[in-house]
Molecule: SAM riboswitch aptamer (S box leader)
Organism: Marinoscillum furvescens DSM 4134
């Protein structure tokens, strides 16, 4: 790097260093010299994998020692699709159509874990 699978509306930050960017991509919006990214230390959250405890076992529960992960904003929001409602255009009128707004469903992409390669 690739494949499979699970999860993503909860939760949890200080200090030092550094010195201008960051939030994957695009658009929006936001954070940032009252100090961005990166790096280091300490602390914490969570419970994916391992371990430990009770339990016959499975499922599940508790714990948090080890391996990851995470600690602004729902994955910050939207992205291609289906559908509902409302408004407008158009039409003699209805259906259908087009445009816009709001919602729902389901997905793509991304991130992280685990397994395989």
């Nucleotide at each position: 790097g690739a494949u499979u699978u699970a999860u993503a509306c909860a939760g949890a930050a200080g200090c030092g260093u550094g010195g201008a960017g960051a939030g994957a991509c695009a658009g929006g919006c936001u954070c940032u010299u009252u100090g961005a990214a990166g790096c280091g230390c300490u602390a914490g959250c969570a419970a994916c994998c391992u371990g430990a405890a009770a339990g016959c076992a499975a499922c599940g529960u508790u714990u948090a020692a080890g391996g990851u992960g995470c600690u602004a904003a729902u994955u910050c929001c939207u992205g291609a699709g289906u559908u509902u409602u409302c408004u407008g255009a158009g039409c003699g009128g209805u259906u259908a159509u087009c445009a816009g707004a709001a919602g729902a469903c389901a997905g793509a992409a991304u991130a992280u874990g685990a397994a395989u390669u």